The prediction has a mean pLDDT of 84.
A computed fold for a 350-nucleotide part of an RNA from an uncultured Alphaproteobacteria bacterium, annotated as small-subunit ribosomal RNA, central domain.
The full RNA is in RNAcentral, with records from ENA, Greengenes and SILVA.
[in-house]
Context: one part of a larger RNA
RNA sequence: CUGGGCGUAAAGGCGCGUAGGCGGCGAUUCUUCUUCGGGCGUGAAAGCCCGGGGCUCAACCCCGGAUGUGCGCUCAAUACUGGAUUGCUUGAGGACGGGAGAGGGUAGUGGAAUUCCCAGUGUAGAGGUGAAAUUCGUAGAUAUUGGGAAGAACACCGGUGGCGAAGGCGGCUACCUGGCCCGUAACUGACGCUGAGGCGCGAAAGCGUGGGGAGCAAACAGGAUUAGAUACCCUGGUAGUCCACGCCCGUAAACGAUGAGUGCUAGACGUUGGGGAACUUGGUUCUUCGGUGUCGCAGCUUACGCAUUAAGCACUCCGCCUGGGGAGUACGGCCGCAAGGUUAAAACUC
Numbered sequence: 001c002u003g004g005g006c007g008u009a010a011a012g013g014c015g016c017g018u019a020g021g022c023g024g025c026g027a028u029u030c031u032u033c034u035u036c037g038g039g040c041g042u043g044a045a046a047g048c049c050c051g052g053g054g055c056u057c058a059a060c061c062c063c064g065g066a067u068g069u070g071c072g073c074u075c076a077a078u079a080c081u082g083g084a085u086u087g088c089u090u091g092a093g094g095a096c097g098g099g100a101g102a103g104g105g106u107a108g109u110g111g112a113a114u115u116c117c118c119a120g121u122g123u124a125g126a127g128g129u130g131a132a133a134u135u136c137g138u139a140g141a142u143a144u145u146g147g148g149a150a151g152a153a154c155a156c157c158g159g160u161g162g163c164g165a166a167g168g169c170g171g172c173u174a175c176c177u178g179g180c181c182c183g184u185a186a187c188u189g190a191c192g193c194u195g196a197g198g199c200g201c202g203a204a205a206g207c208g209u210g211g212g213g214a215g216c217a218a219a220c221a222g223g224a225u226u227a228g229a230u231a232c233c234c235u236g237g238u239a240g241u242c243c244a245c246g247c248c249c250g251u252a253a254a255c256g257a258u259g260a261g262u263g264c265u266a267g268a269c270g271u272u273g274g275g276g277a278a279c280u281u282g283g284u285u286c287u288u289c290g291g292u293g294u295c296g297c298a299g300c301u302u303a304c305g306c307a308u309u310a311a312g313c314a315c316u317c318c319g320c321c322u323g324g325g326g327a328g329u330a331c332g333g334c335c336g337c338a339a340g341g342u343u344a345a346a347a348c349u350c
Base pairs, nucleotide, nucleotide: 004321005320006319007304008303012318013201014200015199016198020194021193022192024088025087026086027085028084030083035077037075038074039073040072041071042070049065050064051063052062053061054060091191092188093187095184096183097182098181099180103177104176105175106174107173108172109171110154114150115149116148117147118146119145120144121143125136126135162169163168206248207246208245209244210243211242215241216240220236221235222234223233259317260316261315262314263313264312267295268294269293270292271291272290273289274288275287276286277285278284279282299306300305323350324349325348332343333342334341335340
C1' cells in the first nucleotide's frame, strides 16, 4: 500500500455544522501540477552484461560496446483534474398564492371514571381466588342517592391514518413558534453533498432542590401455593410515577436490528395531502407531484427474504467490524453529586 463486509452471522440513537474529502452545463485565456512525445546535457571510474585480447588455462588483467528505469534544460500537445476571469439554469435557495397535520412551548378550560370526606336509604355481609386466607364491616361496611375535595389520564372519533431529525407527540380553546407539501416561473446564479473533532437534542429508570400525591406500584409486610417459594396469585404499601427548576444523567431490542445524499432500473392494488384535464357533474374517469402500505418481475441474497420507501445498478462522504470466552471488563484519561457513562486492553483459555 492492498482485501472482504455491517437487515438476521462481528459491525450504523438523532440533528446542526468546522476542517477535510467530493462536486452541474458552457466560453475565454493562462500558468503550474499531472499526463504524453521529441531533442540536448548529465547520469565518474571500477563492477554487473555482451564482443575481442593478454598471462600455458582459470581466477585475474586490458580494449571496445551496451545499459544506467533517474535528474535538469528546452520544444510541442492540452483530453481529464486543479487555478483565474466571465457566463448559464437543470442542482440548491428566495419570492408570491394555496394546503394538511396528536410537530414544539405557554396559559386557560371540560366531561366520564377512580379514591377519599359529609349526609340520606338500608342490613349482614363485602372483598378476593383455581380454592382460600390475610383485609374491610353491627363504632353500620358492600350496594344505592345527593353534595363536596383531590390528583392523574384523555373513551368514542382512531385508521399498516397524520406530524416530527430521532427520542417521541392524542379531550377542547387561545396566543407564540418550527418544519413539510402543491402551484406559478417574472428573482439569486453552483451558493451543493458529506462531515473527523466540536456543539446541541435525546424514552424509561435514576439524581439534586422545592411542591404535589387520586390511581398504580419497585422495595417492604402479611396471606396463600410449594418439598422449599427470598417468585408467579391475593390483601396492603413507600420511593417513584405528576409539576417547576438543573450547563444533572446521556443510556435502550434508541429497531426498519437497514448511516446520509444523488441518479438510474417492469408492474398491480390500497391509503393519505395537493395540482391539472375530460365528460355523463358523480360515491365518475384519466393524469401529475409528495408521503405511507400490501403484493410482485428483473436483479441481488448462504438462505430467509429485499424488490422505485431496495437488501437492485452506480458514484461521493462519514461511522463501524475482523473467531468464542476473558470483556464492553481491568488500568489510565475525560465526564458525572452519585449511580455510572465514555475511551479501551492484556495474560490465560477453547